[in-house]
Context: one part of a larger RNA
RNA sequence: CCGUGGCUAAGGAACUAGGCAAAUUAACCCCGUAACUUCGGGAUAAGGGGAGCCUCCUUCGGGAGGUCGCAGAGAAAUGGCCCAGGCGACUGUUUAUCAAAAACACAUGGCUUUGCAAAAUCGAAAGAUGAAGUAUAAGGCCUGACACCUGCCCGGUGCUGGAAGGUUAAGAGGAGAUGUCAUCCUUCGGGAGAAGCUUUGAAUCGAAGCCCCAGUAAACGGCGGCCGUAACUAUAACGGUCCUAAGGUAGCGAAAUUCCUUGUCGGGUAAGUUCCGACCUGCACGAAUGGUGUAACGAUCUGGGCGCUGUCUCGGCCACGAGCUCG
Numbered sequence: 001c002c003g004u005g006g007c008u009a010a011g012g013a014a015c016u017a018g019g020c021a022a023a024u025u026a027a028c029c030c031c032g033u034a035a036c037u038u039c040g041g042g043a044u045a046a047g048g049g050g051a052g053c054c055u056c057c058u059u060c061g062g063g064a065g066g067u068c069g070c071a072g073a074g075a076a077a078u079g080g081c082c083c084a085g086g087c088g089a090c091u092g093u094u095u096a097u098c099a100a101a102a103a104c105a106c107a108u109g110g111c112u113u114u115g116c117a118a119a120a121u122c123g124a125a126a127g128a129u130g131a132a133g134u135a136u137a138a139g140g141c142c143u144g145a146c147a148c149c150u151g152c153c154c155g156g157u158g159c160u161g162g163a164a165g166g167u168u169a170a171g172a173g174g175a176g177a178u179g180u181c182a183u184c185c186u187u188c189g190g191g192a193g194a195a196g197c198u199u200u201g202a203a204u205c206g207a208a209g210c211c212c213c214a215g216u217a218a219a220c221g222g223c224g225g226c227c228g229u230a231a232c233u234a235u236a237a238c239g240g241u242c243c244u245a246a247g248g249u250a251g252c253g254a255a256a257u258u259c260c261u262u263g264u265c266g267g268g269u270a271a272g273u274u275c276c277g278a279c280c281u282g283c284a285c286g287a288a289u290g291g292u293g294u295a296a297c298g299a300u301c302u303g304g305g306c307g308c309u310g311u312c313u314c315g316g317c318c319a320c321g322a323g324c325u326c327g
Base pairs, nucleotide, nucleotide: 002321003320004319005318006317007316008315010313011312014311019308028050029049030048031047036041038145052067053066054065055064056063057062068072080306081305082304083303084302085301086300087298088297092104093103109142110141111140112139113138114137120129121128122127146293147292148291149290151223152222153221156220157219158216159215160214161213162212165211166210167209171205172204176200177199179197180196183192184191185190224242225241226240227239228238251285252282263279264278265277266276267275
C1' cells in the first nucleotide's frame, strides 16, 4: 500500500449522478393496524409490549412471588419502514458470455380465412402436420386484466363484390402480299403469270387482369389556413373567405411526447434545471400503431420523509491474507 472482516468520540447523508456500500430491522407470542379497494386485499401495514432461572399454585393452557447478569429470541440463521408519481394489470419469459426492463408473453377484446380430400404449412412427388380435430374448431393479424369508452374521413393504397363499356395474350381466322413456274408475250435485254408448294399476313372472334362502378378503417393510413367582430382592455360564443376525402370528437396535456424552457402559478426546502398539483401558448398527445383511469403486483424508474449508520466532516485502531523491506 492492496484485499477481506471487526470496532469507533461528536455529528448523522453534510458523501454521491444516486444512501452505491454498510448499518438498522429481524424467528416466536400478545395488543394494535390508515388511505384506498376489483371487498379478495392493502397487512408481518404502521406502531407498541413480552421472553432467563428458582419457588408455589394450576383447569397443565398458564398465573403469582422471588432472583442473577452489561446483556435472557444471551450463539447462528432470521423483513428496515412510510408517502407520492411514471410505466407495465398480475405469476411468468428474454439478450448462455456487458442490457431482466417500460421489451416479449399473457388471460380479455376485435378483424379476417377455412364446410373437411378444410384453410394454412413442409415436400418436384408420394406423403405428412393441421387432426385420429370439424366453425364453442383450426390458421393469420392487431390489442393486451378490469372500469368508462373507442369520434370523423373510402380521395390514395390494399382487400371484397360487380359486370355494361374500353383495353388486352396464346389460339382461331384468313382478305391481301412474297418467292417459285406449266404456259403466254417479246424489241430476245426481258415481262406477265393459273394450280400447287413456300414465306408472310389485314379484318373479325378471343379470359383473367387493368381502366371502370360500389363496399370496407379494431384494413395500411389521414384527421386545415387566412381575416374581421362584444360599451375599458383583453379575448372571441359570432361572421366572411380559400382549400380538403375529412379537417382531431371524448379524454389527457411543458407529458417516457414541450424546441423556445430552469414556461408561469402553487406545494415541498433556508436555498429545488429534478419531483408533486394546476394552467394550456399540444415546435410535434389522442382514441385496439388503442384513449383515460385503476386496487393488487415489480431485484422496474423518479421525488420526498422516518429510522439507521465510517457514505461523509476525517480520520483512527485491530485481525487475517497478499505485496513490500529485512533475514
A computed fold for a 327-nucleotide part of an RNA from a Flavobacteriales bacterium, annotated as large-subunit ribosomal RNA, domain IV. The RNAcentral record of the full RNA draws on ENA.